[in-house]
c-di-AMP riboswitch aptamer (ydaO/yuaA leader) from a soil metagenome, 115 nucleotides, folded computationally. The coordinates come from a structure-prediction model, not an experiment, and the mean pLDDT is 77. The RNAcentral record of the sequence draws on MGnify.
RNA sequence: CGCCAAAUCCUUCACCUGAAGGAACGGGGGAACCAGGCACAGGGGUGCAUGGCAUUCGCCAGGGGCAGCCUUUCGGCCCUAACCCGUCAGCUAACCUCGUAGGCGAUAACGAAGG
Repeated sequence: CGCCAAAUCCUUCACCUGAAGGAACGGGGGAACCAGGCACAGGGGUGCAUGGCAUUCGCCAGGGGCAGCCUUUCGGCCCUAACCCGUCAGCUAACCUCGUAGGCGAUAACGAAGG
C1' cells in the first nucleotide's frame, strides 16, 4: 500500500498500554400467523468450507476468493477448514444478548473484453 474476514472509527477516564461508552458492521435467542409430527440412535450454531463415487487419498459435482470501483462474460490460479453450544433453540414483531479476532501478499500483487 493492499487481500480474506463482520472484525472499523470515535469519545471519556486512566497512564505503560488498562477500563468504560458510542457509532457502524456482523451473529444468536425470541410471539402471533405460517410451517412442521417429535423423540430415540440426540439436536443445533458460526463459516464458502457441502454432497456423491472410490477406499487407490484420488475423482466428479457444488460453493468461495484473487489491486482504481461496480457488474457481466471468457480464460487462469488458489481454498473447500476450524471451532462452539450442551439434551436445548423452525420462522419470528417488540424485546434480550454476543463479536469487532486472526491470518496473508509485495515490484507485481489476475489477465482480457464490454459498461